[in-house]
Context: one part of a larger RNA
RNA sequence: GCCGGUGACUUACUCUGUGUAGCCAGAUUAAACAUUUUUGAUGUGGAGUCGUAGCGAAAGCGAGUCUGAAUAGGGCGUUUAGUUGCAUGGAGUAGACCCGAAACCAGGUGAUCUACCCAUAGGCAAGGUGAAGUAUACGUAAAAGUAUAUGGAGGCCUGAACCCACCAAGGCUGAAAACUUGGGGGAUGACCCGUGGGUCGGAGUGAAAGGCUAAUCAAACCUGGUGAUAGCUGGUUCUCCCCGAAAUAGCUUUAGGGCUAGCCUCAUGUGUUUGGCAGUGGCGGUAGAGCUCUAAUUGGACUCGCGGCCCUACCAGGUUAGCAACUCCAGUUAAACUGCAAAUGCCAUUGUCUUAAGCAUGGGAGUCAGUCAGUGGGGGAUAAGCUCCAUUGACAAAAGGGAAACAGCCCAGACCAUCAGCUAAGGUCCCUAAAUAUACGCUAAGUGGUAAAGGAUGUUUUGUUGCUGAGACAGCCAGGAUGUUGGCGUAGAAGUGGCAACCAUUUAAAGAGUGUGUAAUAACUCACUGGUUGAGCGAUUUUGCACCGAAAAUUUCCGGGGCUAAGCGUAUUACCGAAGCUAUGGAUGUAUAUGUAAUAAUAUAUGUGGUAGGGGAGCGUUCUAUAGUAGGACUGAAGGAGGACCGUGAGGUACUCUGGACGAAUUAGAAGUGAUUAUGCCGGC
Numbered sequence: 001g002c003c004g005g006u007g008a009c010u011u012a013c014u015c016u017g018u019g020u021a022g023c024c025a026g027a028u029u030a031a032a033c034a035u036u037u038u039u040g041a042u043g044u045g046g047a048g049u050c051g052u053a054g055c056g057a058a059a060g061c062g063a064g065u066c067u068g069a070a071u072a073g074g075g076c077g078u079u080u081a082g083u084u085g086c087a088u089g090g091a092g093u094a095g096a097c098c099c100g101a102a103a104c105c106a107g108g109u110g111a112u113c114u115a116c117c118c119a120u121a122g123g124c125a126a127g128g129u130g131a132a133g134u135a136u137a138c139g140u141a142a143a144a145g146u147a148u149a150u151g152g153a154g155g156c157c158u159g160a161a162c163c164c165a166c167c168a169a170g171g172c173u174g175a176a177a178a179c180u181u182g183g184g185g186g187a188u189g190a191c192c193c194g195u196g197g198g199u200c201g202g203a204g205u206g207a208a209a210g211g212c213u214a215a216u217c218a219a220a221c222c223u224g225g226u227g228a229u230a231g232c233u234g235g236u237u238c239u240c241c242c243c244g245a246a247a248u249a250g251c252u253u254u255a256g257g258g259c260u261a262g263c264c265u266c267a268u269g270u271g272u273u274u275g276g277c278a279g280u281g282g283c284g285g286u287a288g289a290g291c292u293c294u295a296a297u298u299g300g301a302c303u304c305g306c307g308g309c310c311c312u313a314c315c316a317g318g319u320u321a322g323c324a325a326c327u328c329c330a331g332u333u334a335a336a337c338u339g340c341a342a343a344u345g346c347c348a349u350u351g352u353c354u355u356a357a358g359c360a361u362g363g364g365a366g367u368c369a370g371u372c373a374g375u376g377g378g379g380g381a382u383a384a385g386c387u388c389c390a391u392u393g394a395c396a397a398a399a400g401g402g403a404a405a406c407a408g409c410c411c412a413g414a415c416c417a418u419c420a421g422c423u424a425a426g427g428u429c430c431c432u433a434a435a436u437a438u439a440c441g442c443u444a445a446g447u448g449g450u451a452a453a454g455g456a457u458g459u460u461u462u463g464u465u466g467c468u469g470a471g472a473c474a475g476c477c478a479g480g481a482u483g484u485u486g487g488c489g490u491a492g493a494a495g496u497g498g499c500a501a502c503c504a505u506u507u508a509a510a511g512a513g514u515g516u517g518u519a520a521u522a523a524c525u526c527a528c529u530g531g532u533u534g535a536g537c538g539a540u541u542u543u544g545c546a547c548c549g550a551a552a553a554u555u556u557c558c559g560g561g562g563c564u565a566a567g568c569g570u571a572u573u574a575c576c577g578a579a580g581c582u583a584u585g586g587a588u589g590u591a592u593a594u595g596u597a598a599u600a601a602u603a604u605a606u607g608u609g610g611u612a613g614g615g616g617a618g619c620g621u622u623c624u625a626u627a628g629u630a631g632g633a634c635u636g637a638a639g640g641a642g643g644a645c646c647g648u649g650a651g652g653u654a655c656u657c658u659g660g661a662c663g664a665a666u667u668a669g670a671a672g673u674g675a676u677u678a679u680g681c682c683g684g685c
Stems, first nucleotide, its partner, number of pairs: 001685006011094013026050003032044005054061002064076004097235002100232001104225006115199006122192002124189001126158003129154001133150006162186003166183005201217001203213003238618006248261005262367002264364007273357001275353009288340001289338002294334003298330004303324001305323002307320004370395010400411003415586004420582003426576003429561003435573001437572006448563001454548002458545002463540005475532005481505003487499002511526001515524002587608008619674001621671005631662001639658004644653003
């Protein structure tokens, strides 16, 4: 891992609903006893319990009573249904659906592992170094000292046994639940080791690491308390039908838990009270708008006050490119401004539509982590697949079609069947079902098929305006002069460094000069003019589609092929396209009607997605009664295998084969009553 078996809402008592049965102003027995066909019945038993009257603290009174001075008012009552079984929903007390802690406490068992200690034994190849002491010689006044021998000290040195475990590699379903190999450290010592003995669970022992105390240690192991507790995780077994949530509020040593309400379901009652739309009457201060108020705010006018300056003994006075109140004119801003003010909304009322709900009482819940999208807002950075509200939708609990793929987007809500039809969103060249459709435009960028400020003789469209056969615009040819080198200023300044001014003349035209240039001149050029040429040329504005701006790491932002439409815009007609709608057949819920002994049947209408959850109806297993009956061993039970048929399904039926002796149906009853899942448990492989 697979297969088989086993495995979880029980039982007792009490309370409270519902169903059902008995009796009924009553209902009922408990213990016990008797009888008996004896683990069951029948009878006796009225103690007791509930009900039939309440109110008051009570005395007490009583359809009333209490309060009260009250005959008032008010509170609680009075106007009739219970009770006892059985079944079942729920609650409480018990282990209370099942499995699961880490722990806590008690009593015991452990020092054959290991820690330390006590007693008593044992072990340490070989080599090196050469302390003290001693001897002799030298030396000294004597010492000290020096040299040479001798000597053999040491938690000394090198290095086996022995002990350890620093490094590396291997091993890591190992040869091994800590090892192997090669190096490494200690190796006469605080050394290693045998045997016997001692100390233990909040205790021991510890050269101290919370180490060790039998592969177990921040409190060993075993048994018991014990089914500890677990607001936590996991699991919880057959079928079909009807309805169908919540992720919110308040409180909570509360925040992943609860309680009450909200939302769901069932029963009973009420019956349009609910909801949609329309009319009518109200409520309001949001969007917007506005500036009267509050607060902010720009310019001007007018003009208090203040500041500066002048004047001045004081008081005053004069003046002012400063600040600036009130008032006036014009212009702005506001969630906590409003002399205005919507849409939507809410309330009431009338009408209308309608199997569509609403409300009340009672039984049963689940929910209290929500998510995204549109819209209005707060927080944040007018960031976040961010966060917090409001409102609507979807997902959650919703399948189907579209968006390449894609819970929350778009379309659309799946009762079942069909090799029928029509559509939605979205599509119709191929992948790929359907137009290489039609008409008119736009785009040249593969834009389409990512992005901004900004930029640009891309191109389409719109308006306004200027010049133009008296010749425009562009090109080419020619002129572009004179007073004058204007004045000031300057070393110089001659159109062209700077400042001010910017006249006049000759002209077809030519600036006291548009640039380049020179030290300053010179030189080139422009404005302006003539000629040549011969038809449109400029400026500005609007608009559509394109262009640049545009750098990231595997081929990529068209789903791919590929496309100049198979791109974009406008219009039109076809077609495709879903579990939508229709068609045909069938099942079933509800309401109404007909109808029946009846919940049967028929018709019409309308429903039948679904998690948590509520309600309803069934299938099957074991056992009990029916019943060891029907059946059965010549004709074949249970069990096993198979295909067929029946049922919406759980399942059922007969038949065939196997098997070789038991054993139904029906109708009731009782449960150790249904398993792919708990890293479930046991067994087999």

A computed fold for a 685-nucleotide part of an RNA from a Candidatus Poribacteria bacterium, annotated as large-subunit ribosomal RNA, domain II. The coordinates come from a structure-prediction model, not an experiment, and the mean pLDDT is 85.